[in-house]
RNA sequence: UCAAUCUGAGCGCUGAAUUCUUUCAUUCUGAAAGAAACGGGGGAACCGAUUAUUUGGGGUGAAUCCCCUUCGACCGAAGAAUAUUAUUAUUCUUGAUCAAAGGGGUAGGGCUACUCUUCAGCCCGAACCCGUCAGCUAACCUCGUAGGCGUGGCAAGAGGAGGU
Numbered sequence: 001u002c003a004a005u006c007u008g009a010g011c012g013c014u015g016a017a018u019u020c021u022u023u024c025a026u027u028c029u030g031a032a033a034g035a036a037a038c039g040g041g042g043g044a045a046c047c048g049a050u051u052a053u054u055u056g057g058g059g060u061g062a063a064u065c066c067c068c069u070u071c072g073a074c075c076g077a078a079g080a081a082u083a084u085u086a087u088u089a090u091u092c093u094u095g096a097u098c099a100a101a102g103g104g105g106u107a108g109g110g111c112u113a114c115u116c117u118u119c120a121g122c123c124c125g126a127a128c129c130c131g132u133c134a135g136c137u138a139a140c141c142u143c144g145u146a147g148g149c150g151u152g153g154c155a156a157g158a159g160g161a162g163g164u
Base pairs, nucleotide, nucleotide: 011150012149013148014147018036019035020034021033022032023031024030037145038144039143040142041141042140047135056133057130058129059128060127065105066104067103068102069101070100072098073097075095077094078093079092080091081090082089083088108124109123110122111121112120114159115158116157117156118155119153
C1' cells in the first nucleotide's frame, strides 16, 4: 500500500420504525417501566353505496396491470393416424381457461449529502398479514417503533442556514 474477515464509533440511504427520563444490573453490554414524537388499524352523524354475499372480501406497502415463451391440469370442437366387423378406444395437431417458472414492458416509487424545481444518470416495481369480516368517520378503542444496506452529478436555477 492492497485484499478479506471480525468488533467499535461517526456519517449517510430505504422505511413510521426515533429521542429522552427513571430503575435494576454492570464487562465500554443489557433488561424493565414511562413520556414525547412518528406511523397503522378499528370505530357515529352527515355523505357515499343502493346490491352485494368462494368468482370470497379486506389490510400494510411504490410494488399494479399487460404481453410472450416453456411445462402441467382441465374443457369442448374439428381434422389426421392406428386398432376394431362396428360401436368405441388411444395418439398427434389446432383453440380457450387456470396455475407455476422465465423473459420483456408498465401504473407507481427511490437515490445522486441543505431545501424546492429542472436536466442527466443509476435502481426498485417485492413480500407479508387478517380469517368470512370492516365504505367515509368526531369522541373513543387498539397496534408498531423493525429489518436491510453504503450513493456520489462536488450539474443548472431560485431560496435558506452557518462562518469570516